[in-house]
Context: one part of a larger RNA
RNA sequence: UAUUGAACGCUGGUGGCAUGCCUUAGGCAUGCAACUUUAACGGUAGCGCGGGGGAUUCCCUGGUGGCGAGUGGCUGGUGGGUGAUUAUUACUGCGUAACGUGGCCUGCCGUGCAGGAUAGCCCGGCGAAAGCCGGAUUAAUACCGCAUACGCUCUACGGAGGAAAGGGGGGGAUCUUAGGACCUCCCGCUACAGGGGCGGCCGAUGGCAGAUUAGCUAGUUGGUGGGGUAAAGGCCUACCAAGGCGACGAUCUGUAGCUGGUCUGAGAGGACGACCAGCCACACUGGGACUGAGACACGGCCCAGACUCCUACGGGAGGCAGCAGUGGGGAAUUUUGGACAAUGGGGGCAACCCUGAUCCAGCAAUGCCGCGUGUGUGAAGAAGGCCUUCGGGUUGUAAAGCACUUUUGUCCGGAAAGAAAACGUCGUGGUUAAUACCCGUGGCGGCUGACGGUACCGGAAGAAUAAGCACCGGCUAACUACGUGCCAGCAGCCGCGGUAAUACGUAGGGUGCAAGCGUUAAUC
Repeated sequence: UAUUGAACGCUGGUGGCAUGCCUUAGGCAUGCAACUUUAACGGUAGCGCGGGGGAUUCCCUGGUGGCGAGUGGCUGGUGGGUGAUUAUUACUGCGUAACGUGGCCUGCCGUGCAGGAUAGCCCGGCGAAAGCCGGAUUAAUACCGCAUACGCUCUACGGAGGAAAGGGGGGGAUCUUAGGACCUCCCGCUACAGGGGCGGCCGAUGGCAGAUUAGCUAGUUGGUGGGGUAAAGGCCUACCAAGGCGACGAUCUGUAGCUGGUCUGAGAGGACGACCAGCCACACUGGGACUGAGACACGGCCCAGACUCCUACGGGAGGCAGCAGUGGGGAAUUUUGGACAAUGGGGGCAACCCUGAUCCAGCAAUGCCGCGUGUGUGAAGAAGGCCUUCGGGUUGUAAAGCACUUUUGUCCGGAAAGAAAACGUCGUGGUUAAUACCCGUGGCGGCUGACGGUACCGGAAGAAUAAGCACCGGCUAACUACGUGCCAGCAGCCGCGGUAAUACGUAGGGUGCAAGCGUUAAUC
């Protein structure tokens, strides 16, 4: 010089784009951050509609729109946060010789018959509460049995075993117990196979410091049998052998998430790993499994511990390293904001619901980039200041004055794109007995915008609303006067100051950068 997630001092007009607890993985009040589905189910607490009764007020009724609570399904293992943890991590490459895969996409087979429960509701009891217990009753795409079994699994190759669930839209003929059957379309369900994607596992290689850490190791190293897993393996177990690692640094201790990259540098290298992206790990501390395709699960469960809260003292509740916010720590880091309009995610046939992901707005000169604070003219070289050899010099075309301009700001008016979407309708293709329903596609149509009356455009008045900071002995661009008198003070290094200090303080002048400028810290 360059650089920074910076801080501090002085100063501060504006726009765009970024960034913003680096410290206590310390503690947390409050709100929100994961729900959805009645087209799986029985229902009906509150609300609306309809019907009935009574007649001002009220009562009855799941008939209906919806729907609290409940059963069931899917999701909740994603998204978001943080970096404590040092290795089974990460990166690069090669594999699986030993693997999995619910949903999604594709193909294909099937979707027959039968059954018993249980929550809710009701009744009763216990408890302060959280909640718990007993009885009766009811449904399902909940649960279970039988049948069937091609690919599936096991096999001694003879055989054996193994599944399912229905729901909704529409309808010509036929049948009907008038509910439907039946046909068809859509959404599902079961079995098998494939695809892609996602994961599990394995080997090799390289990557911090310390020897004031030199020996470490008994499931330890290997084998056999067995178990276990989706799967190889001391992963576990019984027995057998005595191995395995180590100065090419084992073990131990310290430090620390790793990488793409970032900063610097001519490069080699050095330092770093905020934001963004990939991977990993963690979720008050420690341990454990359950469910599931997937977890040993941040906003699930169980146990123990510390802490906080409630309590009728018997017993209960909680986990911001999600978004805001709070006190604490600290030199230091923002709003308890808006919206689901867009993108994406979960659920749903859909409408739609949810989404502190996300998109936006707010705060902060924290950074980068842009713009402005006026332009031209103007010598009586005004006044004032400062210096002076008292002649003058300088501030200085600077100001005033004159003539203009109007970016920014203020006011007035107009005004987007982001929505060519989702949706409806018409045509067309598929499906079909069908012009219906459903799906694809082309045209047309109207609805929906948090940001926001924002960007942007036009107009009005008016120089009006806008400059500081550091430095001036040498390094290093820029000098004089006064004050002070080894004092007060300065200082990055050399060094200044003891009576004419270009080095301290002030002033005038100057130099540099500029909405910033300096200082401190840190890296090269």
Record summary
This is a predicted structure of a 524-nucleotide part of an RNA (small-subunit ribosomal RNA, 5' domain) from an uncultured bacterium. The RNAcentral record of the full RNA draws on ENA and SILVA.